The RNA shown here (transfer RNA) has 72 nucleotides and comes from a bacterium. Its Rfam family is "tRNA". It is annotated as a transfer RNA.
[in-house]
RNA sequence: CGCGGGGUAGAGCAACGGUAGCUCGUCUGGCUCAUAACCAGGAGGCAGUGGGUUCAACUCCCACCCCCGCAA
Numbered sequence: 001c002g003c004g005g006g007g008u009a010g011a012g013c014a015a016c017g018g019u020a021g022c023u024c025g026u027c028u029g030g031c032u033c034a035u036a037a038c039c040a041g042g043a044g045g046c047a048g049u050g051g052g053u054u055c056a057a058c059u060c061c062c063a064c065c066c067c068c069g070c071a072a
Base pairs, nucleotide, nucleotide: 002070003069004068005067006066007065010024011023012022013021018055026042027041028040029039030038048064049063050062051061052060
């Protein structure tokens, strides 16, 4: 140099064309003498970067950057 997979909330993952959701964590309230557990609710992401296609893209195409693996 070549090939494949991946980069989405603090963490781990989904969604694979129609204005992004789940678990844990976090915050608030409830319950309790109290803590944990449990129950209810909230905040938090414009999606690695830049272009292109499309009425519309996280989702398709191209380039680049980073991570993992394969081959050499």